Context: one part of a larger RNA
RNA sequence: UGACGGGGACCCGCACAAGCAGCGGAGCAUGUGGUUUAACUCGAAGCAACGCGAAGAACCUUACCGGGGCUUGACAUAGCAGUGCAGGAAGUAGAGAUAUUUCCAUCCUCUUCGGAGGCGCUGUUACAGGUGGUGCAUGGUUGUCGUCAGCUCGUGUCGUGAGAUGUUGGGUUAAGUCCCGCAACGAGCGCAGCCCCUAUCAUCAGUUACCAGCAUUGAGUUGGGGACUCUGGUGAGACUGCCGGUGAUAAACCGGAGGAAGGUGGGGAUGACGUCAAAUCAUCAUGCCCUUUAUGUCCCGGGCUACACACGUGCUACAAUGGUCGGAAACAAAGUGCAGCAAGCUCGCGAGAGCAAGCGAAUCACAGAAAGCCGAUCUCAGUUCGGAUUGCAGGCUGCAACUCGCCUGCAUGAAGUCGGAGUUGCUAGUAAUCGCGAAUCAGCAUGUCGCGGUGAAUGCGUUCUCGGGUCU
Numbered sequence: 001u002g003a004c005g006g007g008g009a010c011c012c013g014c015a016c017a018a019g020c021a022g023c024g025g026a027g028c029a030u031g032u033g034g035u036u037u038a039a040c041u042c043g044a045a046g047c048a049a050c051g052c053g054a055a056g057a058a059c060c061u062u063a064c065c066g067g068g069g070c071u072u073g074a075c076a077u078a079g080c081a082g083u084g085c086a087g088g089a090a091g092u093a094g095a096g097a098u099a100u101u102u103c104c105a106u107c108c109u110c111u112u113c114g115g116a117g118g119c120g121c122u123g124u125u126a127c128a129g130g131u132g133g134u135g136c137a138u139g140g141u142u143g144u145c146g147u148c149a150g151c152u153c154g155u156g157u158c159g160u161g162a163g164a165u166g167u168u169g170g171g172u173u174a175a176g177u178c179c180c181g182c183a184a185c186g187a188g189c190g191c192a193g194c195c196c197c198u199a200u201c202a203u204c205a206g207u208u209a210c211c212a213g214c215a216u217u218g219a220g221u222u223g224g225g226g227a228c229u230c231u232g233g234u235g236a237g238a239c240u241g242c243c244g245g246u247g248a249u250a251a252a253c254c255g256g257a258g259g260a261a262g263g264u265g266g267g268g269a270u271g272a273c274g275u276c277a278a279a280u281c282a283u284c285a286u287g288c289c290c291u292u293u294a295u296g297u298c299c300c301g302g303g304c305u306a307c308a309c310a311c312g313u314g315c316u317a318c319a320a321u322g323g324u325c326g327g328a329a330a331c332a333a334a335g336u337g338c339a340g341c342a343a344g345c346u347c348g349c350g351a352g353a354g355c356a357a358g359c360g361a362a363u364c365a366c367a368g369a370a371a372g373c374c375g376a377u378c379u380c381a382g383u384u385c386g387g388a389u390u391g392c393a394g395g396c397u398g399c400a401a402c403u404c405g406c407c408u409g410c411a412u413g414a415a416g417u418c419g420g421a422g423u424u425g426c427u428a429g430u431a432a433u434c435g436c437g438a439a440u441c442a443g444c445a446u447g448u449c450g451c452g453g454u455g456a457a458u459g460c461g462u463u464c465u466c467g468g469g470u471c472u
Base pairs, nucleotide, nucleotide: 007472008471009470010469011468012467013466015462016461019426020425021424022423023422026316027315028314029313030312031311032310033309034307035306042053043052064302065301066300067299068298069297070296073127077126078125079124080123081122082121083120084119087104088103089102090101091100092099093098107118108117109116110115129291130290132289133288134287138285139284140280141279142278143276145274150189151188152187153186154185155184156165157164158163169180170179171178195268196267197266198265200236201235202234203233204232205231206230210225211224214223215222239262242256243255244254245253246252318419322378323377324376325375326374327373335366336365337364340359341358344355345354346353347352385416390411391410392409393408394407395406396405432454433453434452435451436450437449438448
């Protein structure tokens, strides 16, 4: 000077408390450990690994295993020598890679016709290649403390010096935010603001959006309109600006007015100096080491999907605030679409199939939102709850669903009656609950990332638990 203390003082945070919904018990999904295996590729490991890399393992991916092949190589550059091809179609052998046969084709530019150049092929030499090792040799990127309020510097002053001061103190704030004081005076990185979305209004512009009045129609369908909704440009608006009180006459705090919004309005992006030899050599780059008829490379098949078990994260339930059936065209937002989205008609109980309009989309389509509302039924039961598992029959994608995909119908109908110790999230359009979309993607979503609908309870307070900040 720091760090630490079951030392002290002050302050903050869904940290506790007050509440609501969960997890921990069941079945399944998924990740991990362990075990197994020819292989079950590798990495991630308290918080900050475990629905993580993976925004999607049938082949491919793929790095693993078995077997079959190749050795200047699947890929790059250069030298030397030789050569003119490459390519397309069909056949044979083979699991394929590959080997081989037949047919078509027999490179291009310049030319003084000697040749030169380009593009390929074969041989050869340098070399290629490596998801092999080391993240404790590294760059870059990322997590975390933590969106916590801190971390420093110049000059001056003090101290022999390490260092101190400033940055401490009195108030205040979300904030080292601001005010006052002070041997300090200033400054920088952070804070805040500037940026984006959202909440109100004005104005400009009205097509594919909208429709008040006037016509018109089955229908904003058409004429028309520029009001409204909406779209997207430009602006306004909120600043403790105004009033009262408290305060030290300050900063500020409390209450009020006006206002769509009030004291950072709500949300996002933004992450200081640094910590953890934190993570990543498997995104990429890269030093060194290792490998070179193999640790490289091509192919087929298998594996990453195994299963006594243990843990994490989820989904579905255990029911009556519910299940099932019927009715009334109840009401969204945000997205996506040409190797695509597909209306409509027909067929099928259905998944879906056949035909096919429109739309590169504010125009057409995905697209029916669901919970909700109205009614009927079930009457507390392992049930008309729950749907695992299994059988049969089908559909779709795709060379190909056996290992190992998704979906439909019929049948089957397991555990489960609210979960021990313990533990998680959340303070408002939040939790809870309900559906919708997208990325990846041929196909495959209970995951992830978004979108809207319905919409709570509680917060006395800071004694205690955890984490953090300041002074001592």
Source information:
Small-subunit ribosomal RNA, 3' major domain from an uncultured bacterium, 472 nucleotides, folded computationally.